[in-house]
RNA sequence: AGUUCGCGAGGCGGCCGCGGCCUUCGGGUCGAGGAAAGUCCGGACUCCGCAGGGCAGGAUGCUGGGUAACACCCAGGCGGGGCGACCCGACGGACAGUGCAGCAGAGAGCAGACCGCCGAUGGCCCUGGGAAUCUCACAUCCCGGGGCACAGGCAAGGGUGAAACGGUGGUGUAAGAGACCACCAGCGGCCCGGGAGACCGGGCCGGCUUUGCAAACCCCAUCCGGAGCAAGGUCGAGCAGGGACAGGGUGGCCCGCCCGCUACGUCCCGGGUAGACCGCACGAGGCUUGCAGCAAUGUAGGUCCCAGAUAGAUGGCCGUCCACGACAGGAUCCGGCUUACACGCGGACU
RNA sequence: GGGGCCGUAGUCUAGCCUGGAUAAGGCACCAGCCUCCGGAGUUGGGUAUCCCCGGUUCAAAUCCGGGCGGUCCCGCCA
Numbered sequence: 001a002g003u004u005c006g007c008g009a010g011g012c013g014g015c016c017g018c019g020g021c022c023u024u025c026g027g028g029u030c031g032a033g034g035a036a037a038g039u040c041c042g043g044a045c046u047c048c049g050c051a052g053g054g055c056a057g058g059a060u061g062c063u064g065g066g067u068a069a070c071a072c073c074c075a076g077g078c079g080g081g082g083c084g085a086c087c088c089g090a091c092g093g094a095c096a097g098u099g100c101a102g103c104a105g106a107g108a109g110c111a112g113a114c115c116g117c118c119g120a121u122g123g124c125c126c127u128g129g130g131a132a133u134c135u136c137a138c139a140u141c142c143c144g145g146g147g148c149a150c151a152g153g154c155a156a157g158g159g160u161g162a163a164a165c166g167g168u169g170g171u172g173u174a175a176g177a178g179a180c181c182a183c184c185a186g187c188g189g190c191c192c193g194g195g196a197g198a199c200c201g202g203g204c205c206g207g208c209u210u211u212g213c214a215a216a217c218c219c220c221a222u223c224c225g226g227a228g229c230a231a232g233g234u235c236g237a238g239c240a241g242g243g244a245c246a247g248g249g250u251g252g253c254c255c256g257c258c259c260g261c262u263a264c265g266u267c268c269c270g271g272g273u274a275g276a277c278c279g280c281a282c283g284a285g286g287c288u289u290g291c292a293g294c295a296a297u298g299u300a301g302g303u304c305c306c307a308g309a310u311a312g313a314u315g316g317c318c319g320u321c322c323a324c325g326a327c328a329g330g331a332u333c334c335g336g337c338u339u340a341c342a343c344g345c346g347g348a349c350u
Numbered sequence: 351g352g353g354g355c356c357g358u359a360g361u362c363u364a365g366c367c368u369g370g371a372u373a374a375g376g377c378a379c380c381a382g383c384c385u386c387c388g389g390a391g392u393u394g395g396g397u398a399u400c401c402c403c404g405g406u407u408c409a410a411a412u413c414c415g416g417g418c419g420g421u422c423c424c425g426c427c428a
Base pairs, nucleotide, nucleotide: 001350002349003348004347005346006345007344008343010321011320012319013318014317015316016315018031019030020029021028022027033327037338038337040336041335042334043333044332045228046227047226048225057224058223059222060221061220062076063075064074065073066072077091078089079088080087081086092219093218097217098216099213100212101211114158115157116154117153118152121151122150123148124147125146126145127144128143129142130141131140166184167183168182169181170180171179185209187206188205189204190203191202192201193200194199232278233277234276235275241269242268243267244266245265247264248262249261250260251259252258271427285304286303287302288301289300290299291298292297322325351424352423353422354421355420356419357418360377361376362375363374370408379395380394381393382392383391401417402416403415404414405413
């Protein structure tokens, strides 16, 4: 200078105050976090649904292990990064099928020829020599030389692109090319050895090479019923509703009997709102020791009890010390992940 | 507390599922024409970190992950 693992998260004292529980009413005792957060995963718990299985939909995705379970953790493998300690990885399948690869570029998926190279062979042009004819010339034929780049051949080089159908060297050729050869890389198959496995090491053979994308559809394997503590349960005002009545009021009748009406009164009823209680604080619990294990973790013993509100309690002031105090606060609970965070301490390592 | 949906010019929407380089349209805005002036009309213009960060991919508004913000729903007196 850095890497990694773990821990702490102002301390102490005084005064005042807040919530729960206990109280002899004096008081006593307990009182947020590493993330209580985001609600992103996984469970416990509760209700609903359900013979069993499948479809659809969703999730996960190297191997082995851990766990109640997981997308988490541990160990290992492989790939990538770093001088290194170490870090990162959504890390099954692209010969099951379908699809996409814009623009540029000649050609973009069993492709292609713009520049370029060649033009052996065929063609055209110029030209030298020769043959046959009595001679000469032309034409024809034969052997050459030079040129054009017309047919055609090539894919080495240039150029385009994220990506151009292995790389280097040689042989070869008119020029070239896995056309052929050597080595290397990679793919497939078989065999041997190591490992529990992922995988690793080695040998032989093959065609010379078969792009990328599945956080595109999809295929394969494994897993998943739905909703959530405003789940759900017990009790239960008031108002509204229903029922009963020998009461009150009132109508019919002159009155009573009798028959009705009723928003008044009394009693009862169902569902369960406000509200109260439960769920709800002993739990996959914390600390510690031993044992098993590389570890995650498991197991045995000892020990401790550690918020429980319902508009929601942790604060304020003073003194003192230091490293000068960040992010932030429970709301059914637990295991993880992710995100936010001033500063300090310790171990191991480069 | 629990659950769902959304974020694209000033504003309201499309595009996202099925990725492709000029991100489209209406209203509004700006400029010109018209008019004495304005309105209306008409012609032209684009003013956008596609909420932010990261990843996958040759390529991301679009696919994936994380964060931020907004909005809606969740126990009846019939």